[in-house]
RNA sequence: CCGGCCGAAGGCGAUGGAGCUCGCCUGGACCGCCCGAGAGGGCUGAUGGCUCCUACCCGCGG
Numbered sequence: 001c002c003g004g005c006c007g008a009a010g011g012c013g014a015u016g017g018a019g020c021u022c023g024c025c026u027g028g029a030c031c032g033c034c035c036g037a038g039a040g041g042g043c044u045g046a047u048g049g050c051u052c053c054u055a056c057c058c059g060c061g062g
Stems, first nucleotide, its partner, number of pairs: 009026005016053006032043004
């Protein structure tokens, strides 16, 4: 100096914030679903999961 592995730290898990937890990634993890050859059209959810907050949507009451 190069390569491999491990650890720490960090990053990521379809739109925001916090806590807990799970998984993945080391220049990658990640970038939703359906119909359609394509163009294009249609649909769900602020979570990977749980809890809380914010925003949005639906219904009822004042």
Overview
Fluoride riboswitch aptamer (crcB RNA motif) from a Chloroflexota bacterium, 62 nucleotides, folded computationally. Model confidence (mean pLDDT): 81 of 100. Taxonomically the source falls in Chloroflexota (Bacteria, Bacillati). The sequence was found by an Rfam model in a public genome assembly.